[in-house]
Formats: sequence, C1' cells, structure tokens
RNA sequence: GCGUCCGUAGCUCAGUUGGAUAGAGCAUCGGUUUCCGGGGCCGAAGGUCGCAGGUUCAAAUCCUGCCGGACGCA
Repeated sequence: GCGUCCGUAGCUCAGUUGGAUAGAGCAUCGGUUUCCGGGGCCGAAGGUCGCAGGUUCAAAUCCUGCCGGACGCA
C1' cells in the first nucleotide's frame, strides 16, 4: 500500500428485512430482607449507536469519505 471483518451503556455483547420509547447480562446506586455483610428479590441511573456527509417521509441498519482496532496478502 491492497483486501476482509469489527466499532452500540463503565465492561461483554444482541439488534443490520430501514419504521415499537435503542436492549440484555455483569458492574454502579437506592429499596427490601439480615445484628452487619454476602446472597436473593424489586427499582433507578447510565447511549450524539466511532466521526462527517449523502439517500429516504423515516437510518444503529443502506451509500461515500475519514478515524481506531483485528486478521490476511505484498
């Protein structure tokens, strides 16, 4: 340099047939239970869906460029 794949919550990921309020588990915080803690149960908070632009009535999803990462080729 070229090719393929990946980037979504603090972490690990799902969602890619374009339309539901953007989700799960763990972690965090609160409540409950307990003498206290842990565990269980209930709840809450947490996201410009890597960045910018385009297409569309509508984009996490499609297209283009860029950034970062992994692998392969030279």
A computed fold for a 74-nucleotide RNA from Sulfurihydrogenibium azorense, annotated as transfer RNA. The same sequence occurs in records of 3 taxa. The RNAcentral record of the sequence draws on ENA, GtRNAdb and Rfam. Model confidence (mean pLDDT): 81 of 100. It matches the Rfam family "tRNA". By type it is a transfer RNA.